RNA sequence: CUCUUAUAUCGAGAAGCGGAGGGACUGGCCCUGUGAAGCUUCGGCAACCAUUGAUUUUUAUCAAACGGUGCCAAUUCCAGCAAGGGAAACCUUGGAAGAUGAGAG
Numbered sequence: 001c002u003c004u005u006a007u008a009u010c011g012a013g014a015a016g017c018g019g020a021g022g023g024a025c026u027g028g029c030c031c032u033g034u035g036a037a038g039c040u041u042c043g044g045c046a047a048c049c050a051u052u053g054a055u056u057u058u059u060a061u062c063a064a065a066c067g068g069u070g071c072c073a074a075u076u077c078c079a080g081c082a083a084g085g086g087a088a089a090c091c092u093u094g095g096a097a098g099a100u101g102a103g104a105g
Base pairs, nucleotide, nucleotide: 001105002104003103004102005101006100007099013042014041015040016039017038021031022030023029025080026079027078028077043072044071045070048068049067051064052063053062054061055060076097081094082093083092084091085090
């Protein structure tokens, strides 16, 4: 990097350095000198993998949170493509794309 698969309206931030961007892309709409990105430290959330325990014939379900990841503004911030509804604004459903985990090449 590509493929397969699972998940997402829940949840969880302070300090120091830094000094203008950030929210993937495009459009919108937001966040940001009352300090963006990035780095460091400490903390937290969650429960994908591993581990442990309980139940169970197995599959599996539930619990714990020491390990490997991940995450800690806004539904994945909203939309983008298609179908349906609607006079319209817009609404609903599915998908695409992106993200993360696990597995494979």
Model confidence (mean pLDDT): 86 of 100. The RNA shown here (SAM riboswitch aptamer (S box leader)) has 105 nucleotides and comes from Savagea serpentis. The model forms 97% of the base pairs in the Rfam consensus. RNAcentral holds the sequence, with entries from Rfam. It matches the Rfam family "SAM riboswitch aptamer (S box leader)". Gene Ontology term of the family: regulation of gene expression.